[in-house]
RNA sequence: GGAGCCGGCCAGGCGGCCGCGCGACGCGCCAUCCGUGGUGCGCGUGAGGAAAGUCCGGACUCCGUAGGGCAGGGUGCUGGGUAACCCCCAGGCGUGGUGACACGUGGAAAGCGCAACAGAGAGCAGACCGCCCACGGGCUGGCGGCGGACCUCGGUCCGUCACCGGUCCAGGUGAGGGUGAAACGGUGAGGUAAGAGCUCACCAGCACGGCGGGUGACCGUCGUGGCUAGGUAUGCCCCACCCGGAGCAAGGCCGAGCAGGGACAGGGUGGCCCGCCCGUCACGUCCCAGGUAGGCCGCAACGAGGCGUCGGGAGACCGGCGUCCCAGACAGAUGGUCGCCACCCGCCGCACGGGUAACCAGCGGCGGGGACAGGAUCCGGCUUACCGGCCGACUCCUCCC
RNA sequence: GGCCCCGUCGUCCAGCGGUCCAGGACUCCGCCCUUUCAAGGCGGCAACGCCGGUUCGAACCCGGUCGGGGCUA
Numbered sequence: 001g002g003a004g005c006c007g008g009c010c011a012g013g014c015g016g017c018c019g020c021g022c023g024a025c026g027c028g029c030c031a032u033c034c035g036u037g038g039u040g041c042g043c044g045u046g047a048g049g050a051a052a053g054u055c056c057g058g059a060c061u062c063c064g065u066a067g068g069g070c071a072g073g074g075u076g077c078u079g080g081g082u083a084a085c086c087c088c089c090a091g092g093c094g095u096g097g098u099g100a101c102a103c104g105u106g107g108a109a110a111g112c113g114c115a116a117c118a119g120a121g122a123g124c125a126g127a128c129c130g131c132c133c134a135c136g137g138g139c140u141g142g143c144g145g146c147g148g149a150c151c152u153c154g155g156u157c158c159g160u161c162a163c164c165g166g167u168c169c170a171g172g173u174g175a176g177g178g179u180g181a182a183a184c185g186g187u188g189a190g191g192u193a194a195g196a197g198c199u200c201a202c203c204a205g206c207a208c209g210g211c212g213g214g215u216g217a218c219c220g221u222c223g224u225g226g227c228u229a230g231g232u233a234u235g236c237c238c239c240a241c242c243c244g245g246a247g248c249a250a251g252g253c254c255g256a257g258c259a260g261g262g263a264c265a266g267g268g269u270g271g272c273c274c275g276c277c278c279g280u281c282a283c284g285u286c287c288c289a290g291g292u293a294g295g296c297c298g299c300a301a302c303g304a305g306g307c308g309u310c311g312g313g314a315g316a317c318c319g320g321c322g323u324c325c326c327a328g329a330c331a332g333a334u335g336g337u338c339g340c341c342a343c344c345c346g347c348c349g350c351a352c353g354g355g356u357a358a359c360c361a362g363c364g365g366c367g368g369g370g371a372c373a374g375g376a377u378c379c380g381g382c383u384u385a386c387c388g389g390c391c392g393a394c395u396c397c398u399c400c401c
Numbered sequence: 402g403g404c405c406c407c408g409u410c411g412u413c414c415a416g417c418g419g420u421c422c423a424g425g426a427c428u429c430c431g432c433c434c435u436u437u438c439a440a441g442g443c444g445g446c447a448a449c450g451c452c453g454g455u456u457c458g459a460a461c462c463c464g465g466u467c468g469g470g471g472c473u474a
Base pairs, nucleotide, nucleotide: 001397002396003395004394006392007391008390009389010388012341013340014339015338016337017336018335020046021045022044023043025042026041027040028039029038030037031036048372052383053382055381056380057379058378059377060247061246062245063244072243073242074241075240076239077091078090079089080088081087092105093104094103095102096101106238107237111236112235113232114231128177129176130173131172132171136169137168138167139166140165141164142163144161145160146159147158148157149156150155185203186202187201188200189199190198204228206225207224208223209222210221211220212219213218251297252296253295254294260288261287262286263285264284266283267281268280269279270278271277305324306323307322308321309320310319311318312317343369344368345367346366347365348364349363350362353360354359402473403472404471405470406469407468408467411427412426413425414424419457429445430444431443432442433441450466451465452464453463454462
């Protein structure tokens, strides 16, 4: 100098003008049931790293609940952190990368299932080509032995036995070819009719046992065994652990109006008239519960809180001390505009600085750009979106000293 | 705000790990039939919302994302 890898941080700044929400704040005005409410001005305060998706986990509230189990759901190497977690930290093993590093993660020698097409054969498999003919059998060639028949005494023919071949049936063979994503360890030697863990040596891998290290996952090593144990659990399943349900529109308090219930001095009306009495009601007065509209709380000023510092720890994190109070609406407030400065990109010009060079850096002018996105009960995570910029650790290559 | 469900040709459906470069009906296009149109017959075009993962293999299983719908005061 180039290429890369990992982590952290920022999310333009200042000022003017106009505008918005909130407040145990100050002053003024208005209303008042004297509790307070409304309004104007001032003061204070006012979004994020993701406020988002609602994917996990909790706090909180109500309902349910003797206890346990089944069903259902979730998580899944090990140890730790945490209120809890599909989170975080550290480690183990495997895969990829020269490397920094990244990604993955229970069990397939419990059981059930699945594997299209191709291929002979796809689950404790299989004989299509090829190889073989040991065992059993058929046909056949050659040499020889024995027996018989014929004869021109040279031989010819038939039968049978053994040996050496050829070929076929049956059979053997998982070494080779070929198919497939996948074909039941690898190399060499022995062995065999040909072959094969069939046997042996070494290697890889597995199970069991011992020893050593580690809290553990696991690692190292020794011995024995058998000869290979395939894939899929993100199919069912097994094992271990966790989970009661619903969600702030949870839930609590107050509560008009209309309708409803009760009581009664009275009033209307009915029982032919009057009185008593009884009944009744779109009347009146008082009381009542449930609860609608609506209001208040939950709810924001005490928290699994922020910042600083000290201590413990390898780290996630934990503890002590000090300090701060930090949005809170209920149709939902943060915006608009102007100026200056800073940043990034493009073009042009100046100057000639660094470098062999590509190029990098400086000054000025003009033009352009600034993303993703906004609380709604709160908190811890994850995931996704995002113009750009800054810082730190580390790796590889090349050059120089 | 909270809680759920669903995405397959232009439209409505089927698929349930391979038999699917995905099937059916209606629509659309072309040809035949008809004097012409319709009906009918034959043929064709046309889709798994997107991105990853598991698997030999994904429309299907898992995760993320985008879009649509429903319930709840």
Predicted 3D model of RNase P RNA and transfer RNA as a complex of 474 nucleotides. It holds a member of the Rfam family "Bacterial RNase P class A". Rfam classes the family as a ribozyme. The prediction has a mean pLDDT of 78.